Context: one part of a larger RNA
Molecule: small-subunit ribosomal RNA, central domain
Organism: uncultured prokaryote
RNA sequence: CUGGGCUUAAAGCGUACGCAGGCGGAUUUGUAGGUAUUUUGUGAAAUCCCACGGCUCAACCGUGGAACUGCAGAGUAAACCACAAAUCUUGAGACAAGUAGGGGCUGUCGGAACAAUAGGUGUAGCGGUGAAAUGCGUAGAUAUCUAUUGGAACGCCAAUGGCGAAGGCAGACAGCUGGGCCGAUUCUGACGCUGAGGCACGAAAGCGUGGGGAGCAAACAGGAUUAGAUACCCUGGUAGUCCACGCCGUAAACGAUGUGCACUAGAUCCUGGAGCCUCUGACGGUAUCGGGAUCGUAGAGAAAUUGAUAAGUGCACCGCCUGGGGAGUACGGCCGCAAGGCUAAAACUC
Numbered sequence: 001c002u003g004g005g006c007u008u009a010a011a012g013c014g015u016a017c018g019c020a021g022g023c024g025g026a027u028u029u030g031u032a033g034g035u036a037u038u039u040u041g042u043g044a045a046a047u048c049c050c051a052c053g054g055c056u057c058a059a060c061c062g063u064g065g066a067a068c069u070g071c072a073g074a075g076u077a078a079a080c081c082a083c084a085a086a087u088c089u090u091g092a093g094a095c096a097a098g099u100a101g102g103g104g105c106u107g108u109c110g111g112a113a114c115a116a117u118a119g120g121u122g123u124a125g126c127g128g129u130g131a132a133a134u135g136c137g138u139a140g141a142u143a144u145c146u147a148u149u150g151g152a153a154c155g156c157c158a159a160u161g162g163c164g165a166a167g168g169c170a171g172a173c174a175g176c177u178g179g180g181c182c183g184a185u186u187c188u189g190a191c192g193c194u195g196a197g198g199c200a201c202g203a204a205a206g207c208g209u210g211g212g213g214a215g216c217a218a219a220c221a222g223g224a225u226u227a228g229a230u231a232c233c234c235u236g237g238u239a240g241u242c243c244a245c246g247c248c249g250u251a252a253a254c255g256a257u258g259u260g261c262a263c264u265a266g267a268u269c270c271u272g273g274a275g276c277c278u279c280u281g282a283c284g285g286u287a288u289c290g291g292g293a294u295c296g297u298a299g300a301g302a303a304a305u306u307g308a309u310a311a312g313u314g315c316a317c318c319g320c321c322u323g324g325g326g327a328g329u330a331c332g333g334c335c336g337c338a339a340g341g342c343u344a345a346a347a348c349u350c
């Protein structure tokens, strides 16, 4: 170097974009770098291999041959790779008309619930639990009615449903804005795929500055329980949860399944389009493109299972794995305000 793997055994980067690199559609002409073939030179000797010979044999040695799979030059070929020129439309992209959507950002508004404050009615309890107690209440609570203020979250619709690259996204309306799907004709003419580095996004928690603070609630306090109870239960309660700006960069970031392309039985349902048939039309039937699910054939698989949304059959490119512990640790480097993150061993031991 070749050879094996990555749903669950070790192993798919959290996700995208993308420089270099790798790989790349059809046709024609040419060049001859790769490639193939012929030939010339060279490829020291010894060694290895073959034949014959010399030591009584062998090891060893001698002679000859072959080989030295390499390098350079020349000739020929032009299928393939490459390069140059030209053409094409199926890959890719653009342009009408439509269309679905919690995709993103900003602003305005709304009702239910909750809490506080003020007032009315009203009186001795309320609350809480397995049972209690702490707690609240005659300074009038709980309950009930009215008003005002405040913050957070948006019931039903709602779904096995939709959108987004992922994280994720849900009250209503308006503005700005990204992407998708379908689809007539036309246009560009390989403009493509992947992607080491790089760069961007990235739940929750956490951090910085300034706001905000209803409910909930780490820490903390008290009451219980218990042998104890630094818990589970109860009464309180601060960070935080919310907003703006800036960091952090991690998750069972999961489909534990990288991205793209092609091919390989079907059945059923949901969702978004656009056709055709049924006199019109709801409906129905039929064929088709995109997405989401369930079952299932062949195949695959250790099995569970998977099965056109593959874990089947192939191709291209990237990432990753190599016994358990030590350890995702130490040291060093880079990043961070910090917390810490990324990269990443060894001794020793089984």
Base pairs, nucleotide, nucleotide: 004321005320006319007304008303012318014201015200017198021194022193023192025088026087027086028085029084030083031082033081034080035077036076037075038074039073040072041071042070049065050064051063052062053061054060091191092188093187094186098181099180103177104176105175106174107173108172109171110154114150115149116148117147118146119145120144121143125136126135162169163168206247207246208245209244210243211242215241216240220236221235222234223233258317259316260315261314262313263312266295267294268293269292270291271290272289273288275286276285277284299306300305323350324349325348332343333342334341335340